[in-house]
């Protein structure tokens, strides 16, 4: 110089003007009075994702949420937290020279399924090849003779065996540990010796795990569990239209059906169990305004103290949208690198994807120069 | 606010307890047939299975996200 890897910050600036929506002060009107209108002045006014609604949890309400089955989720091991499938550390195990980055990472010696096509065989199997045993044809070599037979070796080539054998051969993504030496009729963990594999102890570690540390098992303990299934843990449902109060209306009407206590409903699978006595659908009326829940919160800013950390504890000090047809825009100057993704709707904490470039800091490779 | 469904040829849909060439009907193009057109009859061409990543030996089919469109409840 180049090329990368991580973690963090920004999201066009400045100024005027006229506007929207809150808040809090003053004065004015209305009004018994709460409060509501306008003017006036201070001060507030989208995001890092506000999104998708994929998880958690806070607040309502319905037993302060109880049993059981059933579904669903989760799934290495600690810790953090309100709590998680989220975070930080660690183990394992893959990927990169390397900084570093990724993993639904429990269980196939509990049971069932699956495994196309090729292949003999896909879980316990023999097609080729080896071999061995019986038998036929043949070649030869020896020996007997009744001179073409008979006995016997040794090969060959076919037949055959509920014959051995997975070392070879070829299929497949995947072939029943690997490699060597003995052994066998050929062979085989058959044995043996090293690697591997499993189980137990024993040592380190909270623990996953680890170990060139002992004994043991020749190893029927092959894949798939984002297939059913087991085994450990988690879940009770609803959602601010929750849910409270205050005003307005009214007549609580009509048909069907179910049930009438071994019943229905009270919320959202069943059964119990608790609480309470009618429920369901379809037509047809009334009303459909306001408050409130509303934003002060597992809050931010600094700062010390503990911890690898993620996080907690203290101390100081801010107050930073709350709208209900829905507020955050408009035009103007001035500059720049000319500006991405995109709008809060009860409220956090996370995940996930959408993002035009730009800054910081750490560190890794590479190449030149001292 | 909540809860689900769906995307496969130009249209309509099968497949979706994974298995390799992804199919039927309609329409499309070309040949026969006919004086011509239509019905018939043979033949063909057309698909990144909405996109991306996983899992698997092997995905349209499982599982995660994402874009698009519906539906029901209150």
């Nucleotide at each position: 110089g180049g090329a990368g890897u991580c973690a963090g910050c920004c999201a066009g600036a400045c100024a005027a003007u006229c506007g929207c929506u809150g808040u809090g002060c003053a004065g004015c009107a209305u009004u018994u009075g709460c409060a509501u209108g306008c003017u006036g002045c201070a001060g507030g006014g989208a995001g890092g994702a506000a999104a998708g609604u994929c998880c958690g949890g806070g607040c309502u309400c319905c037993a302060c949420a109880g049993a059981g089955c059933a579904a669903a989720g989760u799934g290495c091991c600690a810790g953090g937290u309100a709590a998680c499938g989220c975070c930080u550390g660690g183990g394992g195990g893959g990927c990169g020279u390397g900084a570093g980055c990724c993993c639904a990472c429990g269980g196939a010696a509990a049971g069932u399924g699956c495994a196309a096509c090729a292949g003999a065989a896909a879980g316990a199997u023999a097609c080729c090849g080896c071999c061995c045993g019986g038998u036929g044809u043949u070649g030869u070599g020896u020996c007997g003779c009744u001179u073409g037979c008979g006995a016997u070796g040794c090969g060959a080539c076919g037949c055959u065996g509920u014959g051995g054998u997975a070392a070879g051969g070829g299929u497949g993504a995947a072939a029943u540990g690997g490699u060597g030496c003995g052994g066998u009729a050929a062979g085989a963990g058959c044995g043996c010796a090293c690697c591997g594999c499993g189980u137990g102890c024993g040592u380190g570690g909270u623990a996953a795990c680890a170990c060139g540390g002992c004994a043991c098992g020749g190893c029927u303990a092959g894949g798939c569990a984002a297939a059913c299934c087991c085994c450990a843990c988690u879940u009770g449902g609803a959602g601010c239209a929750a849910g409270g109060c205050c005003a307005a209306a009214u007549a609580g009407g009509a048909a069907u059906c179910c049930a009438c206590u071994c019943g229905g409903u009270g919320u959202g699978g069943c059964u119990c169990g608790c609480a309470u006595c009618g429920g369901a659908u379809u037509c047809g009326g009334g009303u459909a305004g306001g408050c409130u829940g509303c934003u002060u919160g597992a809050g931010g800013u600094g700062g010390c103290u503990g911890g690898c950390a993620a996080c907690a504890g203290c101390c100081a000090u801010c107050c930073c949208a709350g709208a209900u047809g829905a507020a955050u825009g408009a035009u103007u100057g001035u500059c720049c690198u000319c500006g991405a993704c995109a709008g809060a709707a009860c409220c956090c904490g996370g995940c996930u994807u959408a993002u035009c470039g730009g800054c910081u800091g750490a560190c890794u490779c590479c190449c030149c120069c001292u | 606010g909540c809860g689900c469904c769906c995307a496969u040829a130009g249209c309509u849909c099968a497949g979706c307890u994974g298995g390799a060439u992804a199919g039927a009907g309609c329409g499309u193009u070309g040949c026969c047939c006919u004086c011509c057109g239509g019905a018939g009859g043979c033949a063909a061409a057309g698909g990144u299975c909405a996109g991306a990543g996983g899992u698997u030996c092997g995905a349209a089919u499982c599982c995660u996200c994402u874009u698009g469109g519906g539906c029901g409840c209150g």

Background: Two RNAs folded together computationally: RNase P RNA and transfer RNA, 444 nucleotides in total. It holds a member of the Rfam family "Bacterial RNase P class A". Rfam classes the family as a ribozyme. Rfam's curators write: Ribonuclease P (RNase P) is a ubiquitous endoribonuclease, found in archaea, bacteria and eukarya as well as chloroplasts and mitochondria.